[in-house]
The part of an RNA shown here (small-subunit ribosomal RNA, central domain) has 350 nucleotides and comes from an uncultured bacterium. The prediction has a mean pLDDT of 86.

Context: one part of a larger RNA
RNA sequence: UUGGGCGUAAAGGGCGCGUAGGCGGUCUGCUAAGUCUGGAGUGAAAGUCCCGGCUUUAAGUUGGGAAUGGCUUUGGAUACUGGCGGGCUCGAGUGCAGGAGAGGUAAGUGGAAUUCCCAGUGUAGCGGUGAAAUGCGUAGAGAUUGGGAGGAACACCAGUGGCGAAGGCGACUUACUGGACUGUAACUGACGCUGAGGCGCGAAAGUGUGGGGAGCAAACAGGAUUAGAUACCCUGGUAGUCCACACUGUAAACGAUGAAUGCUAGGUGUAGGUGGUAUCGACCCCAUCUGUGCCGGAGUCAACACAAUAAGCACUCCACCUGGGGAGUACGGCCGCAAGGUUGAAACUC
Numbered sequence: 001u002u003g004g005g006c007g008u009a010a011a012g013g014g015c016g017c018g019u020a021g022g023c024g025g026u027c028u029g030c031u032a033a034g035u036c037u038g039g040a041g042u043g044a045a046a047g048u049c050c051c052g053g054c055u056u057u058a059a060g061u062u063g064g065g066a067a068u069g070g071c072u073u074u075g076g077a078u079a080c081u082g083g084c085g086g087g088c089u090c091g092a093g094u095g096c097a098g099g100a101g102a103g104g105u106a107a108g109u110g111g112a113a114u115u116c117c118c119a120g121u122g123u124a125g126c127g128g129u130g131a132a133a134u135g136c137g138u139a140g141a142g143a144u145u146g147g148g149a150g151g152a153a154c155a156c157c158a159g160u161g162g163c164g165a166a167g168g169c170g171a172c173u174u175a176c177u178g179g180a181c182u183g184u185a186a187c188u189g190a191c192g193c194u195g196a197g198g199c200g201c202g203a204a205a206g207u208g209u210g211g212g213g214a215g216c217a218a219a220c221a222g223g224a225u226u227a228g229a230u231a232c233c234c235u236g237g238u239a240g241u242c243c244a245c246a247c248u249g250u251a252a253a254c255g256a257u258g259a260a261u262g263c264u265a266g267g268u269g270u271a272g273g274u275g276g277u278a279u280c281g282a283c284c285c286c287a288u289c290u291g292u293g294c295c296g297g298a299g300u301c302a303a304c305a306c307a308a309u310a311a312g313c314a315c316u317c318c319a320c321c322u323g324g325g326g327a328g329u330a331c332g333g334c335c336g337c338a339a340g341g342u343u344g345a346a347a348c349u350c
Base pairs, nucleotide, nucleotide: 004321005320007304008303012318014201015200016199017198021194022193023192025088026087027086028085029084030083031082033081034080035077036076037075038074039073040072041071042070048066049065050064051063052062053061054060091191092188093187094186095184096183097182098181103177104176105175106174107173108172109171110154115149116148117147118146119145120144121143125136126135162169163168206247207246208245209244210243211242215241216240220236221235222234223233258317259316261314262313263312266295267294268293269292270291271290272289273288274287275286276285299306300305323350324349325348332343333342334341335340
C1' cells in the first nucleotide's frame, strides 16, 4: 500500500468538551479548480513488446511500428465535487407553555441503631464456637431503666423504577445550578456529524497537610484448628474508612458491544408526557413521542446468540488488532512527593 477484522477467538479509547483535518440537506445563478473530451509540444537513443529483413536456424543484429505512470500549453463540455452569490426549511439551534427525576454544589435539620460515659434496679455470670479458649466480670459485668456524648450510615417506601457523558447518585428542608422529555410552530436559516493532538471529569485503594474517629477493619497480637497453619474460625486492634484542601489517573472503568444519521414484520410489560373517544368524574380504551425491560420473525453469525436500545441493511469520522511466551517487561522520553502511570521493544523460545 491492497485486503480483512474488533460482544465471547487478537482488537472500542473509562467518559466528555472541542482544535486541525475528514465528511456534509434542498433549489437556483455564475465560475470552471477537480472531472470529462479534442489539438499542439515534450516524454533522447539503446532496451521492452509487435511486424518484417540478414546470419542454413538461433542467440545476435538491423528497419518500421506500438508503448512510454506523466508533464506543459490551448479550444470546448458543466452532470457530479469544489469556489463565489442568492433563496428554502425537513437537519441543528432559539423562543413560548408544561410536567417528571437518588443529576450536581453548599448550608441546616431529624429519627432508629451501634459504642462510650454518668446514675438507678439487680446478681454471677457474660461473650464466643463445630467444640473451645484467649477476652470481659464480685473494684459489680451481662440484663434492664433514665440522662448525656460522639461519629458514621440513612430501614420501610424500593421497582430488570428514576437521573447522569462516564465514574456514579438514595433520610428531610432551603439556596444556587446542569441536562433531558412533551406540546406549540413564533424566530435563525445548514449554523451540522466526527474528532489526531489538546483540555477537563474520572470508583476503590494509595499519597501530602490539618481535623475527626462510633462501628468496621489491611498490618499486628493473642486463642483455636492443623503434621505444620505466616490462612479459613474466635477475642482484641492500628493505618484506613469520614471532613477540608491538594495529588494520583487506574478497574471485569462491562452491554467485555465507539459516536452520529437514515431504513427494515410483530407481541408484551414498565416510566415520563401529549392528543382523542366515552363518562357526572376517574379507571379504562385508541393514537402518538421519549426512555427502559422481556419474547420473537426476516436478516446476520463459527456457534452462542443479536434482532428498531441490532451483533440486520447503508453511509461518515475516530480509536484499536495482526500467533503463544518473553512482556505490558527492559531501555529512553513525558507525568508523579512517592507508590507508580503512560508511551513501549528486542534477543531467545515454542